[in-house]
Context: one part of a larger RNA
RNA sequence: UGGCGGGGGAGCACCACAAGGGGUGCGGCGUGCGGUUUAAUCGGAUUCAACGCCGAGAACCUUACCGGGGGCGACAGCAGGAUGAAGGUCCGUCUGAAGGGCGUACCUGACGCGCUGAGAGGUUGUGCAUGGCCGUCGUCAGCUCGUGCCGUGAGGUGUCCUGUUAAGUCAGGUAACGAGCGAGACCCGUGCCCACAAUUGCCAGCGUGCGCUUCGGCGUGAACGGGCACUUUGUGGGGACUGCCUGCGAAAGCAGGAGGAAGGUGCGGGCGACGGUAGGUCUGUAUGCCCCGAAUCUCCCGGGCUACACGCGCGCAACAAUGGCCUGGACAAUGGGCUGCGACGCCGAAAGGCGAAGCGAAUCCUCGAAACCAGGCCUCAGUUCAGAUCGAGGGUUGCAACUCACCCUCGUGACGCCGGAAUCCCUAGUAAUCGGAGUUCAACAUGCUCCGGUGAACACGUCCCUGUUCCU
Numbered sequence: 001u002g003g004c005g006g007g008g009g010a011g012c013a014c015c016a017c018a019a020g021g022g023g024u025g026c027g028g029c030g031u032g033c034g035g036u037u038u039a040a041u042c043g044g045a046u047u048c049a050a051c052g053c054c055g056a057g058a059a060c061c062u063u064a065c066c067g068g069g070g071g072c073g074a075c076a077g078c079a080g081g082a083u084g085a086a087g088g089u090c091c092g093u094c095u096g097a098a099g100g101g102c103g104u105a106c107c108u109g110a111c112g113c114g115c116u117g118a119g120a121g122g123u124u125g126u127g128c129a130u131g132g133c134c135g136u137c138g139u140c141a142g143c144u145c146g147u148g149c150c151g152u153g154a155g156g157u158g159u160c161c162u163g164u165u166a167a168g169u170c171a172g173g174u175a176a177c178g179a180g181c182g183a184g185a186c187c188c189g190u191g192c193c194c195a196c197a198a199u200u201g202c203c204a205g206c207g208u209g210c211g212c213u214u215c216g217g218c219g220u221g222a223a224c225g226g227g228c229a230c231u232u233u234g235u236g237g238g239g240a241c242u243g244c245c246u247g248c249g250a251a252a253g254c255a256g257g258a259g260g261a262a263g264g265u266g267c268g269g270g271c272g273a274c275g276g277u278a279g280g281u282c283u284g285u286a287u288g289c290c291c292c293g294a295a296u297c298u299c300c301c302g303g304g305c306u307a308c309a310c311g312c313g314c315g316c317a318a319c320a321a322u323g324g325c326c327u328g329g330a331c332a333a334u335g336g337g338c339u340g341c342g343a344c345g346c347c348g349a350a351a352g353g354c355g356a357a358g359c360g361a362a363u364c365c366u367c368g369a370a371a372c373c374a375g376g377c378c379u380c381a382g383u384u385c386a387g388a389u390c391g392a393g394g395g396u397u398g399c400a401a402c403u404c405a406c407c408c409u410c411g412u413g414a415c416g417c418c419g420g421a422a423u424c425c426c427u428a429g430u431a432a433u434c435g436g437a438g439u440u441c442a443a444c445a446u447g448c449u450c451c452g453g454u455g456a457a458c459a460c461g462u463c464c465c466u467g468u469u470c471c472u
Base pairs, nucleotide, nucleotide: 007472008471009470010469011468012467013466016462017461020426021425022424023423024422028316029315030314031313032312033311034310035308036307043054044053065303066302067301068300069299070298071297075117076116077115078114080111087107088106089105091103092102093101094100121292122291125289126288130286132281133280134279135277136276137275142181143180144179145178146177147176148157149156150155160173161172162171163170186270187269188268189267190266192238193237194236195235196234197233198232201228202227206225207224208223209220210219211218212217241263244257245256246255247254248253319419323378324377325376326375327374328373329372335366336365337364340359341358344355345354346353347352385416390411391410392409393408394407395406396405432454433453434452435451436450437449438448439447
């Protein structure tokens, strides 16, 4: 100087508690991991910070693993070579298959992996040799420098104290005075207003067209003229600053209030200091060294990564009446689309099939969102709950669905009546719940990333637990 303490003081955080809401932990299934098994079940990641993670999609491919079969050596030297090197091929045979090997025959005609070195290649090893990138401490508020001063020096001071803040934020004090990186400012989205713009939007106001009409009118911009008022989209600007008021205070600031679409960082995100963690990645790529080098390279076929006595993580659907089923009715947003999205028509009970308009898209399609509302049935039952498992039939993608895909229909209907100890998330358009889109992608989503719909309860505290910052 730093670290640590079951030392002290002060502060902070729903990856802490308290108050509350919803879960996980039981059983079924999906998925990842351990273990075991296996010819192989490729490898990595292992407290927070591994375990729907790398992998944003393992039937072949992928693929790194296993079984079997084949191929490849730039360059240099040496055996060999017109008494035919290397290469190619019919038939037969070995084979899953193959002039790949072998037998035989033929074509061609100058080089030559048989040997030694040396390469190409290597998802071989080492992330304890590295770059780069990332996680995490960190939703933290710290980390330093110049000059001065103090100390023999390491170093200290500044960065401390008091108040305050989300903050080393600011103010006052002070041998310190200033400054830098961080915090903030900044950038993006969102919320209010204004201007400009208009092949989206609009009887808002006008004139028509069409439909309905009780002749009053009503409806219709997936009709026209016409217009940019509104909505929307895009661009530019305004707006919030503790500016105003009251109280407290020396100030910084705090509490309350007014006005306002919005307050005191408006809300959400991006941005992650000096460093630590020999954290993760040599399997994205790059790269040192070691190793393999006719196999640890490379290609093909098949299998495996999908195994299953078990243990764990994360999810999905449930155990029902705030529910289930049937019929009818209503309202989104974000995205994506040319070997694509596909309206519409026909066929089919459905999955889907056959045709096919439009659209490289504010124009067409995806796209009737679902929860919700109205009506009806069910009446507490392992049930009209729940849907695992299995049987049968059909469809789609693809060279190919046995191992091992998805979808539809019918049948079968298991476990399950709310979950021990324990444990997780969340403070508002949040939790919970409901659907939609995208990603990867031939096919395959309960994953992930977005989008909107409905929409709470509790607290406005504390440091008791867990952790963390500062002083000592």
RNAcentral holds the full RNA, with entries from ENA, Greengenes and SILVA. Predicted 3D model of a 472-nucleotide part of an RNA (small-subunit ribosomal RNA, 3' major domain) from an uncultured archaeon.